[in-house]
Model confidence (mean pLDDT): 83 of 100. A computed fold for a 1513-nucleotide RNA from an uncultured soil bacterium, annotated as small-subunit ribosomal RNA. It matches the Rfam family "Bacterial small subunit ribosomal RNA".

RNA sequence: AGAGUUUGAUCCUGGCUCAGGAUGAACGCUAGCGGGAGGUUUAAUACAUGCAAGUCGUACGGUAAGAUUCCUUCGGGGAUCCUAGAGUGGCGAACGGGUGAGUAACACGUAUGCAAUCUGCCUUUAACUGGGAGAUAGCCCUCCGAAAGGAGGAUUAAUAUCCCAUAAUAUUAUUGUCUGGCAUCAGAUGAUAAUUAAAGCUCUGGCGGUUAGAGAUGAGCAUGCGUCCCAUUAGCUAGUUGGCGAGGUAACGGCUCACCAAGGCAACGAUGGGUAGCUGGUCUGAGAGGAUGACCAGUCACACGGGCACUGAGACACGGGCCCGACUCCUACGGGAGGCAGCAGUAGGGAAUAUUGGGCAAUGGAGGCAACUCUGACCCAGCCAUCCCGCGUGCAGGAUGAAGGUCCUCUGGAUUGUAAACUGCUUUUGUUAGGGAAGAAAACCUAUUAUUUAUAAUAGACUGACGGUACCUAACGAAUAAGCACCGGCUAACUCCGUGCCAGCAGCCGCGGUAAUACGGAGGGUGCAAGCGUUAUCCGGAUUUACUGGGUUUAAAGGGUGCGUAGGCGGCGUGAUAAGUCAGUGGUGAAAGCUCUCAGCUUAACUGGGAAACUGCCAUUGAAACUGUCAGGCUUGAGUACAAUUGAAGUGGGCGGAAUACAUCAUGUAGCGGUGAAAUGCUUAGAUAUGAUGUAGAACACCGAUUGCGAAGGCAGCUCACUAAAUUGCAACUGACGCUGAGGCACGAAAGCGUGGGUAGCGAACAGGAUUAGAUACCCUGGUAGUCCACGCCCUAAACGAUGAAUACUCGAUGUAUGGUACAUUGGUACUAUGCGUCCAAGCGAAAGCGUUAAGUAUUCCACCUGGGGAGUACGGCCGCAAGGUUAAAACUCAAAGGAAUUGACGGGGGCCCGCACAAGCGGAGGAGCAUGUGGUUUAAUUCGAUGAUACGCGAGGAACCUUACCUGGGCUAGAAUGCGAGUGACCGCUCCGGAAACGGAGCUUCCCUUCGGGGCACAAAGCAAGGUGCUGCAUGGCUGUCGUCAGCUCGUGCCGUGAGGUGUUGGGUUAAGUCCCGCAACGAGCGCAACCCCUAUCUUUAGUUGCCAUCACGUAAUGGUGGGCACUCUAGAGAAACUGCCUGCGUAAGCAGUGAGGAAGGCGGGGAUGACGUCAAGUCAUCAUGGCCCUUACGCCCAGGGCUACACACGUGCUACAAUGGCCGAUACAGAGGGCAGCCACAUGGUAACAUGGAGCUAAUCCUAAAAGUCGGUCUCAGUUCGGAUCGAGGUCUGCAACCCGACCUCGUGAAGCUGGAUUCGCUAGUAAUCGCAUAUCAGCCAUGAUGCGGUGAAUACGUUCCCGGGCCUUGUACACACCGCCCGUCAAGCCAUGGGAGUUGGGGGUACCUGAAGUCGAUCACCGCAAGGAGUCGCCUAGGGUAAAACCAAUGACUGGGGCUAAGUCGUAACAAGGUAGCCGUACCGGAAGGUGCGGCUGGAUCACCUCCUU
Repeated sequence: AGAGUUUGAUCCUGGCUCAGGAUGAACGCUAGCGGGAGGUUUAAUACAUGCAAGUCGUACGGUAAGAUUCCUUCGGGGAUCCUAGAGUGGCGAACGGGUGAGUAACACGUAUGCAAUCUGCCUUUAACUGGGAGAUAGCCCUCCGAAAGGAGGAUUAAUAUCCCAUAAUAUUAUUGUCUGGCAUCAGAUGAUAAUUAAAGCUCUGGCGGUUAGAGAUGAGCAUGCGUCCCAUUAGCUAGUUGGCGAGGUAACGGCUCACCAAGGCAACGAUGGGUAGCUGGUCUGAGAGGAUGACCAGUCACACGGGCACUGAGACACGGGCCCGACUCCUACGGGAGGCAGCAGUAGGGAAUAUUGGGCAAUGGAGGCAACUCUGACCCAGCCAUCCCGCGUGCAGGAUGAAGGUCCUCUGGAUUGUAAACUGCUUUUGUUAGGGAAGAAAACCUAUUAUUUAUAAUAGACUGACGGUACCUAACGAAUAAGCACCGGCUAACUCCGUGCCAGCAGCCGCGGUAAUACGGAGGGUGCAAGCGUUAUCCGGAUUUACUGGGUUUAAAGGGUGCGUAGGCGGCGUGAUAAGUCAGUGGUGAAAGCUCUCAGCUUAACUGGGAAACUGCCAUUGAAACUGUCAGGCUUGAGUACAAUUGAAGUGGGCGGAAUACAUCAUGUAGCGGUGAAAUGCUUAGAUAUGAUGUAGAACACCGAUUGCGAAGGCAGCUCACUAAAUUGCAACUGACGCUGAGGCACGAAAGCGUGGGUAGCGAACAGGAUUAGAUACCCUGGUAGUCCACGCCCUAAACGAUGAAUACUCGAUGUAUGGUACAUUGGUACUAUGCGUCCAAGCGAAAGCGUUAAGUAUUCCACCUGGGGAGUACGGCCGCAAGGUUAAAACUCAAAGGAAUUGACGGGGGCCCGCACAAGCGGAGGAGCAUGUGGUUUAAUUCGAUGAUACGCGAGGAACCUUACCUGGGCUAGAAUGCGAGUGACCGCUCCGGAAACGGAGCUUCCCUUCGGGGCACAAAGCAAGGUGCUGCAUGGCUGUCGUCAGCUCGUGCCGUGAGGUGUUGGGUUAAGUCCCGCAACGAGCGCAACCCCUAUCUUUAGUUGCCAUCACGUAAUGGUGGGCACUCUAGAGAAACUGCCUGCGUAAGCAGUGAGGAAGGCGGGGAUGACGUCAAGUCAUCAUGGCCCUUACGCCCAGGGCUACACACGUGCUACAAUGGCCGAUACAGAGGGCAGCCACAUGGUAACAUGGAGCUAAUCCUAAAAGUCGGUCUCAGUUCGGAUCGAGGUCUGCAACCCGACCUCGUGAAGCUGGAUUCGCUAGUAAUCGCAUAUCAGCCAUGAUGCGGUGAAUACGUUCCCGGGCCUUGUACACACCGCCCGUCAAGCCAUGGGAGUUGGGGGUACCUGAAGUCGAUCACCGCAAGGAGUCGCCUAGGGUAAAACCAAUGACUGGGGCUAAGUCGUAACAAGGUAGCCGUACCGGAAGGUGCGGCUGGAUCACCUCCUU
């Protein structure tokens, strides 16, 4: 000191969370020792038991028991000594100890004051201490009572009580002088008069007593300042505020009372409510602060709850009293007793907190002359890792890097790990044994000395709970001693196994759905360590309440606007003052604590000494700049006067024209109106249209403009009256008169409300018509409130510049409105003021942007904000007729919500462009039959995969067996195949039996080569490697489809931006093309495009066999058949050729155009191969390969049969047709590219034919293979036919082990549907479509009408890019980023949660009124007692408590009810985000299942198009 988390990514705002420290802690796991501290935070709940305050015989009367002794009637009595307990009396008990309930207060802290006070014991000073009296407790006796206790009688003492004497510097009254002060006054010193004291004891040393003064200590009172939250607590107060008098007190005082006055407090927060003891300090923090108030210390309050006084120096009294109340206990039922918030301890509550210990040895306290007694204060010990500190659990060597564990790429390696074993060493700690403290100084006692006592000093002796403890020494022996948490990121630390959105984890983000470093275990590692983690709480981080130190255009946040009160702030000189301010000094700021330093425990913690600090308060002295105050000036701020100007500024009145509607009349006739299209509606009773006249209300076209005015809302025909303002000029007047402005007051669009008018148009609601799945909407026809006026309310808007007001300062450019000045003067130039705009420098800003009209730089004042939701809601208050407004929460819930900008994607946004995309054409599909594939269904099985485009004549380019993966059944188990392989010599083959076969069994037969080493072949034990078309294509490789042969996709450097990113790649042209050119903060480059490759079109050349035949020759019925030739065709090598090269036009260029020229070919000549970065978790684990998982007498392997060929149905792709551009018959012509030896098969023969039987040639430019449409001729004549051929029957042929399920072909017979096909849809732009046949792969055969190729014949059309689909580029909006198949709103239904209202019910605290009223103080008092003082009794005031009543407040609960929040996959719609398909939103009103719709006014935080204005260049 920061980090994680909103996004695809970025910057910002903003919350949440983490890392640190701390604790009187608790819980979990673990645990060796010592030192020092701490230890009921909860029930101020209740308490058994013991102890915690007594002491004094030197105040007093007296004395049990005991000892000694005497007497004795043996019952006992007397004396002396020692005296217990109790009593009178004195002092103490008001300290010490506990607790924090109450208390928001002079309680506490701090600083003052008392001229308004008291103070026992103590110190000091002065004086005194004489005489007398009567009682009473105790003791004794009697009585009552269960007890507690009480009553009576007799008798007695005192330092108890009373009387007398004396007495003042005391007190009171009167009165004098002096001094001082602070108002009353105070101090000093006198005089006179009156009043008031005492106590004795003794060891004779002393200890006491009384009065007065002073001191010290303690206490009381008063005052300034400081001291929590709520304003949803705004008014409170009758002894209240003050006065006079009296009473009371130690003392002032309404403290109390009588009378008089009407005050006192409060927005600087009274009163009320809630919470809380306060402080020194403690924790944290850089500090300022924040939180806290355990232990220790100061102080206050309390002592079962409440009240009260007594005694006393001191109490309204923790271990005293009286009374009331609650509770507990005893009881003989009549009455009594009690108070642990003292120390232990118990119960209870609680997450949780100790021993019913020892001692007065020390320190301190009470009493005492003292010895001494008492002391749960205190000193110690016990328990507890609760905290802090310290120590230890060993150290060194030791590599076969042991074994074991774990992991891996597994003959082996890595790691645990020098770790262990082993060797050597040490002994803190531990065990045993021995020694052994300091804390102790005194008093007292003894002795001595100083002068005799007293007293003091010195010396000696005595006293230790802790404790035989700390500490020291010796011996023994590594011996007795390590855990906890974590290991995805934050955050140091990684692998394996298990699990499979399960179990679980989690502080935040988030992990887990079969390869989890995140769950559980293990190995390893990291961190801390006798502890480690978790939980809780506080501070920090958080500048996230911002004084230090924040913000408010768009993120949360400027009040709708003005005026103005209090308050805050305030121009330039001069003088005074000294309140603020600054400096010096003094006092105080307790100790402890913190800091520094020194010292003592072995160190540290801890403790002690010293210093510093305590940032504060008070007093005093000084300074005088600034602020304040006072006085007196100034003019620049502000205002006034004068002159001029401006405007939709306001209020009231008058007037005007256009339009609309209506009415009347006229003309006129069938429609009008309305829409996307319609309908409702109006109209032959005459509409609409046209004309004339009249009436009514509302609004003011053009001018008109990002022009003007106003504080804002807002303001628009013309004119008059009244009112207000601003600006400019001038510089006459005032002389700081100013700025802001909490409360307050006023104004405040639209909608809405009340009363009364008015109502043309428009128009919520409503009605009807449409649209639609629905349409409570959008559209249409009507239409009421309302809109208008007057008066009165309401008081809210996206009331916006989303930007408070004021002042000053800080570059410029330009336009415009209204003035002014100067110069020119026919329209100008320059300057200046105030407004309204635009663009920009600096600067600011997260950016967008703002930028003299600031969001810049500063100052002053006000308002407001502090995560999202809940919610601008509830409750309460105020306002309102109501609607509602204003003020304004909490529980609960989420980890985000949000701003700006970026890249994409998308849009029922825009621009440009392309494509058989549409259009123009040709031919099809969709209807029929069949073939084939798919879905579905069926089945034992109908194996599996492919599923929009991009599956469906697809994998399959050949399912009868095989294939085959499926089913049924029968079999095998190191297995059906392959490799290595000791060994064997056969294997193969043949025959027979069983069997469906596999297989099993029996029998027959039986090796080759050799260089002699061996090799080949076959079988083959054991063993090693099996096998799987089982799963996962969402673990993968490879391959493929598609976008798309679309023109795109990127990089380096530079530049721009905080950044994501941008630029380049955009722009202007051009192209098939990111093709090329030009421009440009870009310059280059890569993958794509194109070209290079192949085929084809022309030519040349080379080479001519199997090809060819022009010329020559031979030959045939005929044929390049033969010789010959290589010219041509052709074959197949090499080359040429085309490049917008030339011309014309256009163009800067690139390039384009041309029926141009030339050329076989012309603008890429035609075709193919070739597929960028990527997308679809696209397809394939069943081609193959492969990780992981699964099966192993089976999910492997063999075999037979069956199935993949099923069939109500649906879809795709095809074939054949429906016929005459045709069918049939006959004749006849022309290809290319292929294939062929288990083959192609000429030819011949047979058969109607499929084919069969013979049989030549050909391992192929040589042999085999053949075209069809076409052409010619004939026939059919429009019909379910001489079309069409399905289906079925019969007979055959061929392949094959085998055609039943389930082959093809042939012949004969049969002769179905079908007469051109709905919505819709497909292909194709030229040698293309259409049409015709041929060949091949696979293959025994073939379900091929398929696929792949080949050639023959050979068209039509394209105006064009509006629309549909797809794509490319640029731009725009976005709440999308899984990217529109996106996102997302509300009702309803379900579950859970908290909360509001609610007839009420219950409880609580406080107040008010009234009634009653104990104890007690005070007051009154004739009767009774007493000589008296006085007392009893009675009465009165006050009052704790009790009761009654009404009301307010708070809390809990309540049938029912309201909304809210949350919850993977419920219902209805589709409101919002794109122009979101009717732009959205704000306010208001009405309506509607719901989102919502509509009306009125407003906003841009609306897209698109066009125009205008302005600005820049």